[in-house]
RNAcentral holds the sequence, with entries from Ribocentre. Predicted 3D model of a 134-nucleotide RNA (c-di-AMP riboswitch aptamer (ydaO/yuaA leader)) from Paenibacillus sp. Rfam family: c-di-AMP riboswitch aptamer (ydaO/yuaA leader). Its family is annotated with cyclic-di-AMP binding and regulation of gene expression in the Gene Ontology.
């Protein structure tokens, strides 16, 4: 020069996940979210199902099985998704979890969260706004 690893500030993403007050030693409110829960409507569903969350689906192989179903990894593709709005385009992501035989919406009521993990800006064309200069 250049990558890569750690702290420190600052900005800023992804998500509801922030912010105030306290007796700060089981905390309490606002504020953002999620569940359950009438009538009314819906619902042809039943041995299984349901939430959160973009994260659904389908093929193939494999193991495992007498065969065959079901199960589990694993490749590829997808619904979706994500740092200013819209189009095309390129890359990524397409998980993980809880509840336990119960639940459709849903007013009045209830019962729960405030984590965690990262750093856009491929390339074009429209549109909106701001700025600085006269």
């Nucleotide at each position: 020069u250049a990558a890569c690893u750690a702290u420190u500030u600052u900005u800023g993403c992804c998500g509801a996940a922030u912010u105030u007050c306290g007796u700060a030693u089981u905390g309490a409110a606002a504020a953002c979210g999620g569940g359950g829960g009438a009538a009314c409507c819906a619902u042809u569903u039943g041995u299984u199902g349901g939430g959160u969350g973009a994260a659904u689906u389908a093929u193939u192989c494999u193991u495992g099985c007498a065969a065959g179903a079901u199960a589990a990894g694993a490749a590829u593709a997808u619904a979706g998704g994500g740092a200013g709005c819209c189009u095309u385009u390129a890359a990524c992501c397409g998980a993980a979890u809880c509840c336990u035989u119960a639940a459709g919406c849903u007013a009045a009521c209830u019962c729960c969260g405030u984590a965690g993990g990262c750093a856009u800006c491929u390339a074009a064309g429209g549109g909106a706004g701001g700025a600085a200069c006269a």
The coordinates come from a structure-prediction model, not an experiment, and the mean pLDDT is 76.